Small-subunit ribosomal RNA, 5' domain from a Patescibacteria group bacterium, 475 nucleotides, folded computationally.
Lineage of the source: Bacteria > Bacteria candidate phyla.
Its mean pLDDT, the model's own confidence on a scale to 100, is 86.
It matches the Rfam family "Bacterial small subunit ribosomal RNA".

Context: one part of a larger RNA
RNA sequence: GGAUGAACGCUGGCGGUGUGCCUAAUACAUGCAAGUCGAACGCGAUCUUCGGAUCGAGUGGCGGACGGGUGAGUAACACGUUGGUACCUACCCCUAAGUGGGGAAUAACUGCCCGAAAGGGUGGCUAAUACCGCAUAAUCCCGCAAGGGUAAAGCAGUAAUGCGCUUAGGGAGGGGCCUGCGUCUGAUUAGCUGGUUGGUAGUGUAAUGGACUACCAAGGCUACGAUCAGUAGCUGGAUCGAGAGGUUGACCAGCCACACUGGGACUGAGAUACGGCCCAGACUCCUACGGGAGGCAGCAGUAAGGAAUCUUCCACAAUGGACGAAAGUCUGAUGGAGCAACACCGCGUGCAGGAUGACGGCCUUCGGGUUGUAAACUGCUUUUAUAUGGGAAGAUUAUGACGGUACCAUAUGAAUAAGCACCGGCUAACUACGUGCCAGCAGCCGCGGUAAUACGUAGGGUGCAAGCGUUAUCC
Numbered sequence: 001g002g003a004u005g006a007a008c009g010c011u012g013g014c015g016g017u018g019u020g021c022c023u024a025a026u027a028c029a030u031g032c033a034a035g036u037c038g039a040a041c042g043c044g045a046u047c048u049u050c051g052g053a054u055c056g057a058g059u060g061g062c063g064g065a066c067g068g069g070u071g072a073g074u075a076a077c078a079c080g081u082u083g084g085u086a087c088c089u090a091c092c093c094c095u096a097a098g099u100g101g102g103g104a105a106u107a108a109c110u111g112c113c114c115g116a117a118a119g120g121g122u123g124g125c126u127a128a129u130a131c132c133g134c135a136u137a138a139u140c141c142c143g144c145a146a147g148g149g150u151a152a153a154g155c156a157g158u159a160a161u162g163c164g165c166u167u168a169g170g171g172a173g174g175g176g177c178c179u180g181c182g183u184c185u186g187a188u189u190a191g192c193u194g195g196u197u198g199g200u201a202g203u204g205u206a207a208u209g210g211a212c213u214a215c216c217a218a219g220g221c222u223a224c225g226a227u228c229a230g231u232a233g234c235u236g237g238a239u240c241g242a243g244a245g246g247u248u249g250a251c252c253a254g255c256c257a258c259a260c261u262g263g264g265a266c267u268g269a270g271a272u273a274c275g276g277c278c279c280a281g282a283c284u285c286c287u288a289c290g291g292g293a294g295g296c297a298g299c300a301g302u303a304a305g306g307a308a309u310c311u312u313c314c315a316c317a318a319u320g321g322a323c324g325a326a327a328g329u330c331u332g333a334u335g336g337a338g339c340a341a342c343a344c345c346g347c348g349u350g351c352a353g354g355a356u357g358a359c360g361g362c363c364u365u366c367g368g369g370u371u372g373u374a375a376a377c378u379g380c381u382u383u384u385a386u387a388u389g390g391g392a393a394g395a396u397u398a399u400g401a402c403g404g405u406a407c408c409a410u411a412u413g414a415a416u417a418a419g420c421a422c423c424g425g426c427u428a429a430c431u432a433c434g435u436g437c438c439a440g441c442a443g444c445c446g447c448g449g450u451a452a453u454a455c456g457u458a459g460g461g462u463g464c465a466a467g468c469g470u471u472a473u474c475c
Base pairs, nucleotide, nucleotide: 001475002474003473004472006471007470008469009468010467013347014346015345016344017343018342019340020339021305026303027302028301030300031299032298035062036061037060040059041058043056044055045054046053047052069258070257071256079182080181081180083178084177085176087175088174089173092171093170094169095168096167097166098165099164100134102132103131109124110123111122112121113120114119140149141148142147154163155162156161184230185229186228191221192220193219196218197217198216199215200214201213202212203211233255234254235253236252237248238247239246240245260281261280262279263278264277283294284293285292286291311337313336314335315334319333320331321330322329323328350380351379352378353377360371361370362369363368385412386411387410388409389408390407394402419464420463421462422461423460424445425444426443430459431458432457433456434455440447441446
């Protein structure tokens, strides 16, 4: 000198664009953050033009594995990059074929019962795109072959037809797994290892594999640093630097990991399952003491910690997502507004004239010098400000939260707007007074003990400027 997710002190006019718990992965009041479909299904209530419509809980489907948060753990195929394959893939696209005929239940509802509640038991009724046989069946699966095995669901519409359903093949996008190379510090950590290393046979998985099991062999790693310990999410990037390189990984983007702590599986095409389930634990809450409920590292917000970090806002108008045939519903994703000079960028605080160089201040050799064209005064302008009027784009035929916002016009009037640090040398900028090794200053050298350009105040000056200094960290 540059940089910052900064903080502190003094000061503070405006706009744009960004950024904003770096500490306690501490605990959380309250509200919201994932629903949707009546064109899968029965029931109840209300309305009814008697066609039906709306609402409600439930069965069923799809989605809650995305989106959003955080960085605790992890030194690892976690990440980056290179190559590979023994694999999977709902929705979407393409291709081919099929969609026949039956059955038994069950929730809701209703009767009874238990419970403070959360909730539960039992009898009865009922539907389906829920469930189960049968049929058919291959290019599908098993098998060398012969042969054997395997599916489906309907709904809307007057209809045409459309949307579905089943099976098989291909694609796209997504994922799993393997792999060469790269990836911090310590040897005051030197040996580590028993499913350990390999083989055979199996189990398991979508799939390879000691992943797991049995048997067999005795291997495997290591000074090219194993093991152990410490630290740490990784990267694209960011920042400093001419570069080499150093430091770093906030915001944005990709990947990974986690969701009160630990463990477990279920469902599913897919699970670290944040706002799912079960068990254990700590904590908090309710309780009729028998038993129950909860998980903000989602958005706001609270307490605590801390030098320190925002509104319990508006809207689904746009973009995107879920569901739906659609209308649409939901969406603290997102779009916006709010707060903060936290950062960067831009603008303003006026311009021109004006000497008797006014008054005042300060200094003085008492002559004067300086503040200083600075002010006053004269003329001008109106960015900004204030007031009034008009008023968008963003949206397609419609729909605008932002927002009567941006912007434009007119009027008023220099009007509403300057500070901070420094002035011994490094380092741009000096005098006076006060103080008297005191009070104090200080980044280094060093100043202060009676004329201090170094302390304090004033005048003057220098630098930067809505900021200026200090502190912290990196280069």